RNA sequence: GCCGUCGUAGCGCAGGUGGUAGCGCGAUGGCCUGUGGAGCCAUAGGUCGUGGGUUCGAGUCCCACCGGCGGCC
Numbered sequence: 001g002c003c004g005u006c007g008u009a010g011c012g013c014a015g016g017u018g019g020u021a022g023c024g025c026g027a028u029g030g031c032c033u034g035u036g037g038a039g040c041c042a043u044a045g046g047u048c049g050u051g052g053g054u055u056c057g058a059g060u061c062c063c064a065c066c067g068g069c070g071g072c073c
Stems, first nucleotide, its partner, number of pairs: 001072007010025004019056001027043005049065005
């Protein structure tokens, strides 16, 4: 330098052929309890890597860039 792949909540990830962004762990509050870090219930937390484009509508499609990983030269 070229090709492929990945980037979504604090962490690990899911989001069929575009149509209200989710799960687990963790965090916070409550219940329970002799006391819990166990169990139960609830809540908060997201410019979906960045910037453009297509579309009535983009996490999803297209382009360029940034970063991680792998391969080729």